A computed fold for a 72-nucleotide RNA from a Deltaproteobacteria bacterium, annotated as transfer RNA. Rfam family: tRNA. The sequence was found in a public genome assembly.
RNA sequence: GCGGGAAUAGCUCAGUGGUAGAGCAUCACGUUGCCAACGUGAGGGUCGAGGGUUCGAAUCCCUUUUCCCGCU
Repeated sequence: GCGGGAAUAGCUCAGUGGUAGAGCAUCACGUUGCCAACGUGAGGGUCGAGGGUUCGAAUCCCUUUUCCCGCU
């Protein structure tokens, strides 16, 4: 230099055009004499960044940042 992949909640990840979710973690409540465990609920997101297409974009297109892999 060329090609491919990844970036979404504190962490690990799902979500292939129509309300952004799960598990773990955190907090509250319930159960228990206490802890653990279990159950119920809650909080937490500019979907890496900028633009474009569209009635509508995490999703499609372009550019760009960081990381990983391959080729030279």